[in-house]
Context: one part of a larger RNA
RNA sequence: CCCGCGGCAAGACGGAAAGACCCCGUGAACCUUUACUACAGCUUCACACUGAACUUUGAGCAUGCUUGUGUAGGAUAGCUGGGAGGCUUUGAAGCCGGGACGCCAGUUCCGGUGGAGCCGCCCUUGAAAUACCAGCCUGGUAUGUUUGAGGUUCUAACCCAGGCCCGUCAUCCGGGUCGGGGACAGUGUGUGGUGGGUAGUUUGACUGGGGCGGUCUCCUCCCAAAGUGUAACGGAGGAGCGCGAAGGUACCCUCAGCGCGGUCGGACAUCGCGCAUUGAGUGCAAAGGCAUAAGGGUGCUUGACUGCGAGACAGACAUGUCGAGCAGGUGGGAAACCAGGUCUUAGUGAUCCGGUGGCUCUGUAUGGAAGGGCCAUCGCUCAACGGAUAAAAGGUACUCCGGGGAUAACAGGCUGAUUCCGCCCAAGAGUUCACAUCGACGGCGGAGUUUGGCACCUCGAUGUCGGCUCAUCACAUCCUGGGGCUGUAGCCGGUCCCAAGGGUAUGGCUGUUCGCCAUUUAAAGUGGUACGCGAGCUGGGUUUAGAACGUCGUGAGACAGUUCGGUCCCUAUCUGCCGUGGG
Numbered sequence: 001c002c003c004g005c006g007g008c009a010a011g012a013c014g015g016a017a018a019g020a021c022c023c024c025g026u027g028a029a030c031c032u033u034u035a036c037u038a039c040a041g042c043u044u045c046a047c048a049c050u051g052a053a054c055u056u057u058g059a060g061c062a063u064g065c066u067u068g069u070g071u072a073g074g075a076u077a078g079c080u081g082g083g084a085g086g087c088u089u090u091g092a093a094g095c096c097g098g099g100a101c102g103c104c105a106g107u108u109c110c111g112g113u114g115g116a117g118c119c120g121c122c123c124u125u126g127a128a129a130u131a132c133c134a135g136c137c138u139g140g141u142a143u144g145u146u147u148g149a150g151g152u153u154c155u156a157a158c159c160c161a162g163g164c165c166c167g168u169c170a171u172c173c174g175g176g177u178c179g180g181g182g183a184c185a186g187u188g189u190g191u192g193g194u195g196g197g198u199a200g201u202u203u204g205a206c207u208g209g210g211g212c213g214g215u216c217u218c219c220u221c222c223c224a225a226a227g228u229g230u231a232a233c234g235g236a237g238g239a240g241c242g243c244g245a246a247g248g249u250a251c252c253c254u255c256a257g258c259g260c261g262g263u264c265g266g267a268c269a270u271c272g273c274g275c276a277u278u279g280a281g282u283g284c285a286a287a288g289g290c291a292u293a294a295g296g297g298u299g300c301u302u303g304a305c306u307g308c309g310a311g312a313c314a315g316a317c318a319u320g321u322c323g324a325g326c327a328g329g330u331g332g333g334a335a336a337c338c339a340g341g342u343c344u345u346a347g348u349g350a351u352c353c354g355g356u357g358g359c360u361c362u363g364u365a366u367g368g369a370a371g372g373g374c375c376a377u378c379g380c381u382c383a384a385c386g387g388a389u390a391a392a393a394g395g396u397a398c399u400c401c402g403g404g405g406a407u408a409a410c411a412g413g414c415u416g417a418u419u420c421c422g423c424c425c426a427a428g429a430g431u432u433c434a435c436a437u438c439g440a441c442g443g444c445g446g447a448g449u450u451u452g453g454c455a456c457c458u459c460g461a462u463g464u465c466g467g468c469u470c471a472u473c474a475c476a477u478c479c480u481g482g483g484g485c486u487g488u489a490g491c492c493g494g495u496c497c498c499a500a501g502g503g504u505a506u507g508g509c510u511g512u513u514c515g516c517c518a519u520u521u522a523a524a525g526u527g528g529u530a531c532g533c534g535a536g537c538u539g540g541g542u543u544u545a546g547a548a549c550g551u552c553g554u555g556a557g558a559c560a561g562u563u564c565g566g567u568c569c570c571u572a573u574c575u576g577c578c579g580u581g582g583g
Base pairs, nucleotide, nucleotide: 001583002582003581004580005579006578007577008576010575011574012573014570015569022404023403024402025401027400028399029396030395031394032393035201036200037199038198039197041194042193043192045190046189047188048187049186051154052153053152054151055150056149057148058147059146060145061144062143063142064141065140066139068137069105078136079135080134081133082132085119086118087117094113095112096111097110098109099108100107101106158181159180160179162178163177164176165175166174167173204216205215206214213233217239218238219237220236221235222234240385241283242342243341247301248300249299250298251297252296253295255279257275258274259273260272261271281290282289284347286345287344288343305328306327307326308325311322312321313320314319317386330339331338332337353379354378355377356376357375358374359373361372362371411458412456413454414453415452417451419447420446421445422444423443424442428438429437465540466538467537468536470532471529472528473527474526475525478503479502480501481498482497483496484495485494486493505519506518507517508516509515546564547563548562549561550559551558552557
């Protein structure tokens, strides 16, 4: 050096399983509910199957009879028309008895008696006689009819899982009969309610992982790198309107502040003089503007017009913005001119669907109409603001699928705020004395052990705390060794330098690392090694499925809260290591 054999498991991010954790998907499934929408079920009412009689009560119609009082006025005058006469031996006035109405004055009806009269036109009144006739109104009453509601009764529909008989040697079924119930029950159609019982679904995105929080449209400034534009969960603020004058025009005016003067009167009120160039004011945030004013007034007014619009700017589009000029008619101004809102930039919402007004449009044989179109206008915190539907919340540790190291938890990496270690300066402490020792305020490094930041390998898997076993390295050394200084008398110490050869506990509690306690020791070091080591062991903790408590939740369920329980696979191919053999 080559080839074996027996062993060990440190590595081959070993094998196994397209990671179950985490995130994503306009994925799925179950589960919940005061998510949405349906459906079953339950229920209300109407009608049908569904009939009779009586009674109570309401409505309509017809017929008859009645009813009617403001004041003035013989008095209880309903309205209108006709009307000069009407009623009466077919029994008038009066009287007696009874009923009805009533504003208590009377009106009216019936019976008896009675035996010939009673009333109208006149005077008062807006309206004249129930003297008479006709039609009607208000309220009442009687009868008839139609219809509604309530009640009672009936029997013939309908019902009986009541008896008996028969088919029939039959606890079904059917028929018959007796009995019970009864127009109810039940069923059908329509309708309102209720309705996780069942079903289908929804339950946003951004995000230095996700959740929680915050945000989502528009305006102003910075960032923004002197054209425009330009991101972030960068830094600051505003809007979701207002105004018929705060618009148009003609004419006029100049502010804030300060100084001086001046009754009450003051630091500040109104007045005068001066200085004052913008520091005031601008309906509202900021920026840019504005004194020739866009700021402050007065007069007259409605251009806060209708029909257009050359040409540009911004934008992926959709849209947004500016606009001279032409026509019509208008306001102000002597006129030239100015005026299509407001100093400018926020004050907002596409499409569909529907409403309203208008139009010389359309009009399903024709004429119309309906409906539609066009013009004008209205209805969205569609605010997740380019708006999925008119209409939508949650749980999953019982979970599943597709993906992702595009994205978290372990480990590694980068970084080194934090952490640990060292150094510089030296105020001060140290009786005196900065530097034996300690060292403020500050400054400069190193390490890569903590907590973090980042999200770079790994999600077609890199097993995670602690213990056991076995270790190996660093030195910023715990002991043992050598030294300097000392605020080192000695014994003990303090601090610094050199030094890694060797060594560096056992018990109690706890899953613990750690820690506390007990007792030893020369000492009971600090760290790295995937917080060394699960193809070496364990499995107490964490971190599945069961169950319980507390708390939260309507609930399904949830909790770096607790509690009991809970499957740890691999025969070693290569590298490596130990032992051994052959060439």

The part of an RNA shown here (large-subunit ribosomal RNA, domain V) has 583 nucleotides and comes from a Chromatiales bacterium. The sequence was found in a public genome assembly. The source organism's lineage runs through Bacteria, Pseudomonadati, Pseudomonadota, Gammaproteobacteria and Chromatiales. It matches the Rfam family "Bacterial large subunit ribosomal RNA". Rfam links the family to the GO terms structural constituent of ribosome and ribosome.